[in-house]
Context: one part of a larger RNA
RNA sequence: GGAUUGUUCAGGAACUAGGCAAUAUAGCUCCGUAACUUCGGGAUAAGGAGUGCCUUCAGCAAUGGAGGCCGCAGUGAAUGGUGUCAGGCGACUGUUUAACAAAAACACAGGUCUCUGCUAAGUCGAAAACGACGUAUAGGGGCUGACGCGUGCCCGGUGCUGGAAGGUUAAAGGGAGAGGUUAGCCGACAAAUGCUGCGAAGCUUUGAACUGAAGCCCCAGUGAACGGCGGCCGUAACUAUAACGGUCCUAAGGUAGCGAAAUUCCUUGUCGGGUAAGUUCCGACCUGCACGAAUCGCGUAACGAUCUGACAACUGUCUUAACAAUUCGCCCGGCGAACUUGUGGUUCCGGUGAAGACGCCGGAUGCCCGCAGCAAGACGGAAAGACCCCGUGCACCUUUACUAUACCCUAUCAAUGAAUUAUGGGGUGCUCUGCGCAGAAUAGGUGGGAGGCUUUGAACUCGGAAUCUUGGUUUCGAGGGAGCCAACGGUGAGAUACCACCCUGAGCAUUCUGUGAUUCUAACUUACUCCCGUAAUCCGGGAGAAGGACAUUGGUAGGCGGGUAGUUUGACUGGGGCGGUCGCCUCCUAAAUUGUAACGGAGGCGCUCGAAGCUUGGUUCACUCUGUUUGGAAAUCAGAGGUCGAGUGCAAAGGCAUAAACCAGGUUAACUGCGAGACCUACAAGUCAAGCAGGUGCGAAAGCAGGACUUAGUGAUCCGGUGGUUCUGUAUGGAAGGGCCAUCGCUCAACGGAUAAAAGGUACGCCGGGGAUAACAGGCUGAUCGGAGUCAAGAGUUCACAUCGACGCUCCGGUUUGGCACCUCGAUGUCGGUUCAUCGCAUCCUGGGGGUGUAGAAGCUCCCAAGGGUUAGGCUGUUCGCCUAUUAAAGCGGUACGUGAACUGGGUUCAGAACGUCGCGAGACAGUUCGGUCCCUAUCUGUUGUGGGCGCAGGAGAUUUGAGAGGGCUUGUCCUUAGUACGAGAGGACCGGGAUGAACCAACCUCUUGUGAUCCAGUUGUCACGCCAGUGGCAUAGCUGGGUAGCGAAGUUGGGUCAGGAUAAGCGCUGAAUGCAUAUAAGCGCGAAACCUUCCUCGAGAUGAGAUCUCCCAAGGGAUAAUACCCUACGAAGGGCCGUGGAAGACUACCACGUUGAUAGGACGGAUGUGUAAGCGUAGUAAUACGUUGAGCUGACCGUUACUAAUAGCCCGUUCGG
Repeated sequence: GGAUUGUUCAGGAACUAGGCAAUAUAGCUCCGUAACUUCGGGAUAAGGAGUGCCUUCAGCAAUGGAGGCCGCAGUGAAUGGUGUCAGGCGACUGUUUAACAAAAACACAGGUCUCUGCUAAGUCGAAAACGACGUAUAGGGGCUGACGCGUGCCCGGUGCUGGAAGGUUAAAGGGAGAGGUUAGCCGACAAAUGCUGCGAAGCUUUGAACUGAAGCCCCAGUGAACGGCGGCCGUAACUAUAACGGUCCUAAGGUAGCGAAAUUCCUUGUCGGGUAAGUUCCGACCUGCACGAAUCGCGUAACGAUCUGACAACUGUCUUAACAAUUCGCCCGGCGAACUUGUGGUUCCGGUGAAGACGCCGGAUGCCCGCAGCAAGACGGAAAGACCCCGUGCACCUUUACUAUACCCUAUCAAUGAAUUAUGGGGUGCUCUGCGCAGAAUAGGUGGGAGGCUUUGAACUCGGAAUCUUGGUUUCGAGGGAGCCAACGGUGAGAUACCACCCUGAGCAUUCUGUGAUUCUAACUUACUCCCGUAAUCCGGGAGAAGGACAUUGGUAGGCGGGUAGUUUGACUGGGGCGGUCGCCUCCUAAAUUGUAACGGAGGCGCUCGAAGCUUGGUUCACUCUGUUUGGAAAUCAGAGGUCGAGUGCAAAGGCAUAAACCAGGUUAACUGCGAGACCUACAAGUCAAGCAGGUGCGAAAGCAGGACUUAGUGAUCCGGUGGUUCUGUAUGGAAGGGCCAUCGCUCAACGGAUAAAAGGUACGCCGGGGAUAACAGGCUGAUCGGAGUCAAGAGUUCACAUCGACGCUCCGGUUUGGCACCUCGAUGUCGGUUCAUCGCAUCCUGGGGGUGUAGAAGCUCCCAAGGGUUAGGCUGUUCGCCUAUUAAAGCGGUACGUGAACUGGGUUCAGAACGUCGCGAGACAGUUCGGUCCCUAUCUGUUGUGGGCGCAGGAGAUUUGAGAGGGCUUGUCCUUAGUACGAGAGGACCGGGAUGAACCAACCUCUUGUGAUCCAGUUGUCACGCCAGUGGCAUAGCUGGGUAGCGAAGUUGGGUCAGGAUAAGCGCUGAAUGCAUAUAAGCGCGAAACCUUCCUCGAGAUGAGAUCUCCCAAGGGAUAAUACCCUACGAAGGGCCGUGGAAGACUACCACGUUGAUAGGACGGAUGUGUAAGCGUAGUAAUACGUUGAGCUGACCGUUACUAAUAGCCCGUUCGG
């Protein structure tokens, strides 16, 4: 000193984030209990009284009545609710993050939506199984969360449900057509699988229409589905406001209720309440950044180890600590780790330096070594930083990222059959059908054709059917009983009779095929019944029944598909993110060749043009002046001037009048094949280019022309398409395919282009790295910030400078916000508070002075001055700030925003949870809210104490000097001078003298007071000593009341002063330079809490070791020139060991004493404390009282006394001192 425990004067939450912790309350009986309420509660509400023992009475008893007795205290110890008021949240009892979160989170009964008809939905999945041996009053899922009152509007988006008309749509079906091959054919050849062309069948490569489901589009419904629920302007006779109006938008514009809220940024909103004082709290207001109705709204009794505020009681939480007990620490004995450790002989200050040095530089300080303490430093230990960034790292999560995929839906094929009906398509056969005008009149096309039909019944009549262009045609039946049609003619594009082959559309028959519906039974199914195996709810077999080509399973195909999986999610960057940018052209930066960076400063491009190209010829622009009809500054015209100011398709630069500008004629060189040589350049690319060949345009010609005055107008490779081709052709011939030439398809714009195809979250996070890179701190800088100076426009009635001072300028500081990114990411713990400080001065007070727009008093301002001092509370995590009450004053800053190996942990900044807001979501928020593990035994330096060694030229005992170091240093009020000076008054001093305080410091214990672990007494329960009596043990020392010494403070006493020296600002004397003046130059003086002394403490390791006084030491021998040296006996003064102890002490040390002795114990006496012991006697029924008795007992105190123990002894220390 800590831990645990006990007690505490006065005060009583002043502590603190917060009454944390601790105290307090407490049992039983009786009395008495409010608001509110779901009528059950609330409630042990609150609050109050009693409580022991004895005797007696009543009563079975519990218990009660009456009377009496004792104590400070009667649930006498132990056990054993603190209460009240108000608010938030959650109804409740429950559950949860084993080991930092117990909550407002989860659950919950209740409500509601939705799915599910039983082989249920759903779960799992190979099967079995669960659901459930349940059956819609049941089961699954979602949301909400008792109860009460309620639950508004929006269906545009997303989801879900329904719909099926239309659109789109796969496999499959279908097979128009196309290609290849070539038996053959045609043609030119004498002939040749030699050439050209055509080309059947077969085989082969392809393949259009058409048929074709779900889905999607589409149309509706649906909110207790996901969700959403506006803006602007104007208006009332004070103002303000807007019941009212206008307008725009929307799917609809927030209703009731609530509202600065777990939600309000601004904000400590405003008002009221509570308090001395209220960032919290409660009640209101409504300006709701950003409440709001089952992601429920608003209330609500009861409940809560919940959160917030207030009060009573109570207290060591505090003012402000004290004492005591046990234990740890310390000392002794025994046993005996770990962390850590480059080597260490391990100071301070200033500087330097990878920017904060024990180790470097310069000074200063400093004998050697322990022990006990403290923690400022060793960027202390511990953990390859969790924050931040980076990695073409990882993991998990999300989704309308990408790509897959389970499941599910749908279609088709197979297992898989029969029939009926309806209907679509194809083939074949038969029968029909066909109307522009003109023309007998309903002419399908082409061809043939001069005849054809008719008693096997013509013309004609009647009736029916189909068709219909309404005029007819075709056909059937009945009658009828012999003719009718064509050719010709005419009309017309085409001519009819009749026959043949076809076309359009239709009908019938047959066949093939598709679709829908229905029926059947034999596949298949049955967790239906019965029988059997069989004592079996399994399973199997049989029979029946039900279903049935469906279901189901397998293959294929389309859809849906974060249910699951694999991945992606750029770089630059004065950290990262957000923003911006990413290729190309022009200029500046660019430092006179070229080139040259930055998130430096300015602009452009991602085209255009068949003329805006080529060529030949010609012209001169802009602008100004003069003149001229409308006509003006400016239209067109004329003249003159006009080096370039115009124009040049588009940005800029460089060019251009000989024109590259403008106009006209002719034209296509905006050509093909090449290309010596250069520029540029990592490569890949890019640029210029004479000349040659071919053909071309213009020009008389020389010549010019391979686009455009030049420099932007762009994209590698792969892959694929199209055209061409003396290339290739997997046995051969072909073909396919490929190559080559030409050309097309990329905002591959992150523009040298990772893929055809890709977004997010992580606070649940992980790994590897980085001080290559942020947050803290340091460093550099000093924009910002703070301070000073200077100039002086002005304000100040006048007057720049009593005071204030603009526009500017010059410095200083390194406290703000920044900039930079230099140490530290194999860790430098971050705000505030507490404790303890230390420095600066730009001074808050006190001290000294100058000026004043100083009468006095009180101020303002400036100069000097850092000695000391610089309060307590309310609110908030706060620093800060506001407020209350004081004060002489309530200073500003630095010290890693001093101080976490000293404390705290309220804030910030992990994991839980909620609100508002954002996000589809996972999640996010310098927004809010409730909750949430703070380790370390000190090696070195440093520091506070305390010892040992050695030194200080012999040893020892005392007493000192003081180099140096440290401490102290504050100030009020009152009285007096004096109601004086001053002042009209009100008011009211300087200077000087005295008294008494506050805070601080030191010492002490006489007084007061605390403690006082057994000093005394009281007392409960229980056990023991055999019982009574009396004692003892245990129950916190059992509890309670007192209390000696000691130690303390709240008690007592004292302190700061005064004075001297030298000064600061300032004020002077004398006095020149400068005949004056001048405080200064020489000289002299005054002048402050600052400085040096004075006061107190330490102090000669002050290695510079000081001084004074006193005490002690030669006996013998050797050797020598010697007193120097050596040896032996002896052992001085003094000290130590040892012992008894101590108001001294961790241990040491210090002090007292050691028989010549009071050192301790004991004894005796006293003091003090307690408060009248025991025993006996007396009184009383008893409890008990009284007497003996101020009794008995009494640690530490005072004194006396050797009874006991300090006995006996041992060791060190010399010989005269270089």